[in-house]
RNA sequence: AUUAAACGCUAGCGAUAUGCCUUACACAUGCAAGUCGAACGGUAACAUAGAUUUAAAUUUAUUUAAAUUUGAUGACGAGUGGCGUACGGGUGAGUAAUAUAUUGGAAUGUACCUUGAAGUGGGGGAUAACUAGUUGAAAAAUUAGCUAAAACCGCAUAAAAAUCUUUUAGAUUAAAAUAAGGGAUAUUACCUUAUGCUUUAAGAGCAGCUAAUAUCUGAUUAGCUAGUUGGUAUGGUAAAAGCUUACCAAGGUUAUGAUCAGUAGCUGGUUUGAGAGAAUGAUCAGCCACACUGGAACUGAGACACGGUCCAGACUCCUACGGGAGGCAGCAGUGGGGAAUUUUGGACAAUGGGGGCAACCCUGAUCCAGCAAUAUCGCGUGAGUGAUGAAGGCCAUAAAGGUUGUAAAGCUCUUUAGUUAAGGAUGAAAAAAUUUUAGUUAAAAAUUAAAAUAUAUACGACAGUACUUAAAGAAUAAGCACCGGCUAACUACGUGCCAGCAGCCGCGGUAAUACGUAGGGUGCAAGCGUUAAUCGGAAUUAUUGGGCGUAAAGUGUGCGCAGGUGGUUAUAUAAGAUAUGGAUAAAAUACUUAAGCUUAACUUCGGAAAUAUACUUAUAACUGUAUAACUAGAGUUUAUUAGAGAAGAAUAGAAUUUUGCAUGUAACAGUGAAAUGUGUUGAUAUGCUUAAGAAUACCAACGGCGAAGGCAAUUCUUUGGAAUAAACUGACACUAAUAGCACGAAAGUGUGGGGAGCAAUCAGGAUUAGAUACCCUGGUAGUCCACACCCUAAACGAUGUCUACUAAUUGUUAAAAUAUAUUUAUAAUAUUUUUUAAUAGUAUAGCUAACGCGUAAAGUAGACCGCCUGGGAAUUACGAUCGCAAGAUUAAAACUCAAAGGAAUUGACGGGGACCUGCACAAGCGGUGGAUGAUGUGGAUUAAUUCGAUGCUACACGAAAAACCUUACCUACCCUUGCAUGUUUAGAACUUUAAAGAAAUUUAAAGGUGCUUAUAAGAUAAGAACUAAAAUACAGGUGCUGCAUGGCUGUCGUCAGCUCGUGUCGUGAGAUGUUAGGUUAAGUCCUACAACGAGCGCAACCCCUGUUACUAGUUGCAAAUAAUAAUCUUAAUAUAUUAUUUUUGAUCUCUAGCGAAACUGCCAAUGUUAAAUUGGAGGAAGGUAGGGAUGACGUCAAGUCCUCAUGGUCUUUAUGGGUAGGGCUUCACACGUCAUACAGUGGUAUAUACAAUAAGAAGCGAAGCUGCAAAGUUUAGCAAAUCAUUUAAAGUAUACCGAGGUUCGAAUUGCAGUCUGUAACUCGACUGCAUGAAGUAGGAAUCGCUAGUAAUCGCAUAUCAGCAUGGUGCGGUGAAUAUGUUCUCAGGUCUUGUACACACCGCCCGUCACACCAUGGAAAUAGGUUUAGCUUAAAAGUGGUUAUGUUAACCAUAGGAAGUAGCCAUUAGAGCUGCACUUGUAACUAGGGUG
Repeated sequence: AUUAAACGCUAGCGAUAUGCCUUACACAUGCAAGUCGAACGGUAACAUAGAUUUAAAUUUAUUUAAAUUUGAUGACGAGUGGCGUACGGGUGAGUAAUAUAUUGGAAUGUACCUUGAAGUGGGGGAUAACUAGUUGAAAAAUUAGCUAAAACCGCAUAAAAAUCUUUUAGAUUAAAAUAAGGGAUAUUACCUUAUGCUUUAAGAGCAGCUAAUAUCUGAUUAGCUAGUUGGUAUGGUAAAAGCUUACCAAGGUUAUGAUCAGUAGCUGGUUUGAGAGAAUGAUCAGCCACACUGGAACUGAGACACGGUCCAGACUCCUACGGGAGGCAGCAGUGGGGAAUUUUGGACAAUGGGGGCAACCCUGAUCCAGCAAUAUCGCGUGAGUGAUGAAGGCCAUAAAGGUUGUAAAGCUCUUUAGUUAAGGAUGAAAAAAUUUUAGUUAAAAAUUAAAAUAUAUACGACAGUACUUAAAGAAUAAGCACCGGCUAACUACGUGCCAGCAGCCGCGGUAAUACGUAGGGUGCAAGCGUUAAUCGGAAUUAUUGGGCGUAAAGUGUGCGCAGGUGGUUAUAUAAGAUAUGGAUAAAAUACUUAAGCUUAACUUCGGAAAUAUACUUAUAACUGUAUAACUAGAGUUUAUUAGAGAAGAAUAGAAUUUUGCAUGUAACAGUGAAAUGUGUUGAUAUGCUUAAGAAUACCAACGGCGAAGGCAAUUCUUUGGAAUAAACUGACACUAAUAGCACGAAAGUGUGGGGAGCAAUCAGGAUUAGAUACCCUGGUAGUCCACACCCUAAACGAUGUCUACUAAUUGUUAAAAUAUAUUUAUAAUAUUUUUUAAUAGUAUAGCUAACGCGUAAAGUAGACCGCCUGGGAAUUACGAUCGCAAGAUUAAAACUCAAAGGAAUUGACGGGGACCUGCACAAGCGGUGGAUGAUGUGGAUUAAUUCGAUGCUACACGAAAAACCUUACCUACCCUUGCAUGUUUAGAACUUUAAAGAAAUUUAAAGGUGCUUAUAAGAUAAGAACUAAAAUACAGGUGCUGCAUGGCUGUCGUCAGCUCGUGUCGUGAGAUGUUAGGUUAAGUCCUACAACGAGCGCAACCCCUGUUACUAGUUGCAAAUAAUAAUCUUAAUAUAUUAUUUUUGAUCUCUAGCGAAACUGCCAAUGUUAAAUUGGAGGAAGGUAGGGAUGACGUCAAGUCCUCAUGGUCUUUAUGGGUAGGGCUUCACACGUCAUACAGUGGUAUAUACAAUAAGAAGCGAAGCUGCAAAGUUUAGCAAAUCAUUUAAAGUAUACCGAGGUUCGAAUUGCAGUCUGUAACUCGACUGCAUGAAGUAGGAAUCGCUAGUAAUCGCAUAUCAGCAUGGUGCGGUGAAUAUGUUCUCAGGUCUUGUACACACCGCCCGUCACACCAUGGAAAUAGGUUUAGCUUAAAAGUGGUUAUGUUAACCAUAGGAAGUAGCCAUUAGAGCUGCACUUGUAACUAGGGUG
C1' cells in the first nucleotide's frame, strides 16, 4: 500500500459496486423450457352461434331462463408429429496435460441463417389418442378393436453430388405438404403467392483433430515402457493416427529430470513494486471440466446430455411389503459446518433467448426493488459576532494563578440533508391498424420491401421514485484509537514485579508521561481500532543486484568422459546477433482526449500502447559453422642440470636390549620427595663375546623433490616429473558434474610373519579430600614386513584450477648468457651485469568490516567447477549407497531462542610479564590473643531493656558525661486549638492561703487595678504587654522512606593522577597529547617525538617549631641604689639570704610585632649538552629543615530524615502534650578496644631536683586551724605574664624487701565514713580499717612504630551539681633496626591474554532430582491411496455371431432381408488374497528443548 474479509466500540443521508473463501454436506416448498391448431386425428373444459325440449312472462309470437345437442366458429386439456430442450444459468471436485495461453497446420462435420442450381410425381401398411376389458395399493402394465398426418415404408425421376464397379461408361441412392387468394355449380383437383420439404454448390459462424513453445514442488522418487516405438495389412471414425486387430522388427523415453509422489482448474487480469520480479486467479470476459457416486450407450446437426434414458452403489421418501419415487454445484429458501456472506420479493416495461406466418406464449437469463457501513465516492451534523476570559471540571501556589476557552451562554443570520405539503419525469421504439408506391402474377387479391397517416389507440416492474417548489425551525445528526522511543500528542490520582500492558526495545518492586481512571492533547472521521492475509522495505536467494583467509561458505589431492569456454589471419555462410516491414496479440481492465449522471466514484465514444509469438527483408563488425593458412598457447625431439620424487634388491656403522665368560661387591634404579621394582641364587659397573629387531647422529639450511598425503645412512637396477637452451608439429587448449578412475597421515580391521626399543588397555607405587589423571616401576595389543580392507584429520596458506596485466627493494636454491681476473687453459675457480624457473623478508598503488594481503594478491580482469544463506536441535533421525566390523557418504523436520558470530576499542581482571612506591614484608622495639577489671557490640532476657552505626571504612562509634532531668523506650494517671500566627470577648499582670493527690493537676477563698497616649484633674476612651475563654484555619510528631533529596562526613588517598581546546591519525568506538629515554616524593623536571597549549590536582603561597637583626617593654626579665623587717654570721659592723617598698635599665631570658635566612646558591665527580644524582665546604638549619591545615575527576544507591533543612507519605481525644515511677546499668555466653599486672631495670619507706599546655566568678580558692584520710572550717588574693589551681612524675640519695603467689598483684567482700545533689535502693565518685581471687609473661593467629619517633613518666582541659582506666592537648626521660625488594598486602605506570563489562564475589560446562513440550525407535493396532492376481449364473449397454424359436409393410408365397431371444467378447460394481506408498494410536524406551 492492499483485501470477496471477520471481530470490538460507535453510527445521519445518498450514489455505485460487492455479498458461503468453510461441507463438490444433506435438502422441505414454490418457480427456473417450452411452443406450434398455418403438420394431425380430434373435443375434456370455456365462450360464440344454430337446433330441439321444458318453464315463465306477456305484447300471442316474440323475449327471458334452464336442460339436451351440433366441431359449425373462437379456441383448446390429453395424445401423434415438428423445432427447441447440447443455449442461457451454476460450481471448481477432478485435471501438471485427453487442460490452458500464444503462433501455426491439414485429413473433417455442420440444424437454424445467407447466396446460387434442380426438384417437390404416384402409391402402401400401420399406430397413439379413443372404445371395451384384465392386473396392480400406487406407479404403471397389458389384451382385443377403431383412426389421421409434414409420423413410417416402397415405386418413379437423377443435371450436379456421393459410393461402388469390369471406368469413353455403367449401377445404386430423394422428397411433404400447409395457409391465403383466383376463377369455378362445387371440390381434396387446377393456377398464383408465401412458408415448408428433397438433392446439390458455396459462404458465414460454430464444432472436431493436430504441431511447436510456455505453464508449481520433491532426486531421502533414477530408471520407465509391452500396444510399448515403428512398419505392412484388416477393421474403424465426420476426420489424421496403435484408434483397433494380426504379423514383422526392437525399438521409444530419460540428468535440458523420464517414471513416481504431493499440490493445483488455466487465461485476460488483480494486488504490490522504480523496475526486474513476487503473490494471486472473487465479482466481469474467454476456454476447460463436472452435475448424488461409478459405468454405459440411445436420440440428434450437435450430448455420451444439470432440471433425458438404462444398470450398479450409498442415502432419503411412499407402500396394502408384492413393489415404486427422487437428485438445488439453477433462483429464493432450510438444516448442518463455520470467525463469516442476503428476500421462500416485483416484472417480462427494456436488452437477449426458444417456439410460432403472426397475434402471442414461455424465460429466477435479465431488468428492478429488499437486506448488510462489506468496499469506493460524495454531502451533512451549522455560520458570524461574543471576555466579566462566567460557572463547573482539571492542574497548581506562601499568595497571585494556569487550562478547558470564543469554547459556552447571549445577540444576528442561513436551511443542504431530514420532516410536512403540492407538482412530477427520461427510460417507448419497433410491432399492429389504415393508406400510397414498387416487386411478385396472365390478372386481382394476398404477400414482401419502402414511405406516409392520426390532438387516434395499446404497452412502465422500478415508482408517486429521480427531480422541482413551498412551510416551520439550529432545530433531528460524532465517534473511535492513541499520547515512553520508533511516532503526531502530558499532567494528576489509584495501584505497588500485584493488577495489568506489550508490534520491537521494554514498563510495573510507594513519587509509573508505558498498568487503571480523570482532565488535557494528537490523529483519522460515519467511521475508528484489532486480528488474519499478500507485496514492499529485504541487495535477507543478489538476471538487473551478494558472497566464500579470520563472520555461514574452496570438495584431502590429481587424471578425466559429457557439458561450458577458447590464440592470430583470410574467404564463404547466415544459426545467434543488430536493424526493417506488415500479421496476430478478443472485449473489458490499465494510460489518455472528450462526453453523460448537480460533483465524484461510476458509465460511454474515440485514441495510443501492448515487453510477446510466428514470419519477411537487410547487414556481415562480433559469436557459431565450413575451408585455407600462421606461431606468441600446448606438445614432441635433441643437449645439459639439480634433487630425502617412487619401487625393488644388497650392504654399513653407532646406539639399545639380549647370550656366554671374566673382574668385582652392595647396592642399583627412580623422584619435587618417596615407594613399587632389580640385586648376595652376585645385580648395577667394567672388559671381551653372541643374537635380534627397529631407526639412520653430525652434514641440516623458513634448503631440495613430489598432485596432495608425504619423502633423509650407503650402493646398484627399474622408473615418474621439473628446469635451462635450440629446433620441429601447428590450437592439438583451459576447466570439469552428486558420471567415472586412481592416490590418500595416523588410528583401526582380516590372514600370515616378526617383535630390540617404545607403548593405549591393564597391574602396582605415589600425589590428592578423592585421583578411574598428570609423576614412577612394569607391561599387552599396536608400532615393523607381505597381501587385502578402511577413506577419515586444524587432510591448513583455514586462501579451488588456469590465463593476462599492474612501482620498487633485500636474501636463498637451480640453470643460461655476458665481461674481467687467476690457474694446472676445448676446462675450472672467483667476481660484474642481465635473463628464466623456484622459495622467503619489507613495502607503493589498490583492496579489505578491520586485522591484514600486496607481481607467489585477499589488486585489476577473463574461463570453468565446488560451496554458503540467523543460532541451537544437527558431524543428528529416518531412508538409501559403501564396508567383515568399527563406521563412512548423502542429509531433514518438529520444537526452541533474539540473538549466535567476526575484527577492533576503552576499562576491569590474570595463581601473565617488566618497572616503581608504601612500617607492605624483612631487620628491630613494644603489644593484643591467656588473667582480673573498665567500656562498646552481638546474642539471650525483659513491661521496656529507645534508636542509629555492621569487612577494611561498625564495636571507649553518634554519647565533650543515662541516679531525676537528659530520654526518644515501658507502666500508671492526666490534657485535647494545645508551644507559634491571625479573629472576637473579658480581665491588669500578679500575689497569698487552705484541701485532695505520687505529682501533673483539680477545687475553694482572699488580696491586687498598674504602663503609654488624650485631658488642668477625674470619670472615661484607645493602645502595648500579659492572663483567661470561645470559634476556626492549623499546630505538633526523635513516626516511615539516607534507595526521593540538600548539607555534612568516611574510604580508596596526600595515591599522582583526572581532563579539555585546536591540530593530526582512524569508516568508527577511539587514539595522539598523557607514550619513549633518563630523573623525581610527585604527569617533578629534562631530552626526543604530530603534536602545540591549557585546566583541576603535585609543589609553592598560610599556621606552629628551630637561628637571628630591629622595635616595644608590664604584671615578665636584668642590674644597681636607698629604706624597713626578719634570718644567718660576727665581739660589733660590713658581707650574705629572704620579704616589702622606692628608683633605674633593655645586655640576657621571655613576650609579640615586623624583617633576614636555604636557592642544589658554591666546589668536585657522574650524566646526553640536560634534568638530576653522589660527595664536600660554609651554615642555626641542606637537598620537601620538622610538624599542621590543605583531599583532583571520581568509586562504594557507603553513613546520617535521631544535629539541621527538605519532597512524599502516615498520624490528629494521638504515633502529639504533661506528671510520677521504672528502663537504657539485666547475664549462661561470644567478639572488639583499653586499664592494671604477673615483679628486683622492681616494690615499700624517708628525703630531694627540674616542666609545659590549659582553664578560673553560682569560679579558681592560698596561708592558718580540725580530721589517720576522703574532706571540713575560715576567707587573704585573683575577671589573671600580677592571685590561685600547682607539691609534676619517672629521676636522684639513703634504707629495707631476696625469688615466695611474696612488702608482687590488686579484684572481690565486710564494716565505718566523706562529698555532690530535692534524692545516691535499683544506679555515683572518693576515704579509712579489714579481706587479698585470678595472674609466674600468654596456642593458632594478629597490631603499632623509622627520631625527639617507639617505649615509658606524670600534668592540664572539654563535657560536668557529682562521676574519666575514654577523648583532646602538654611537656619530662628517651632507644633499637633498615643487608634489601624473593615472598605477603595495598597502590601506580607500560605491556600482554580474555568467551569478563553488575567487570573474577565475573563468566560458565556436564551429570543427577522435579515439571512441561515436540520428536526418533517400538511388540502391536486403526485407516487412506495406488496397483497385481483370483472369484462372480458378473448388471445394463455396445459390438460380433448363429443351429433353433419368433415377427404388419419390401421381394415373395421356396424362403430371404431386417429385428428380437440365446451364445461369445469387453466391462462398472462386489468379494477374497497380496506388493508398495502414506497418515494415525501405542505399553516401553532414546536423545533433544524449556523452566
Molecule: small-subunit ribosomal RNA
Organism: Candidatus Zinderia insecticola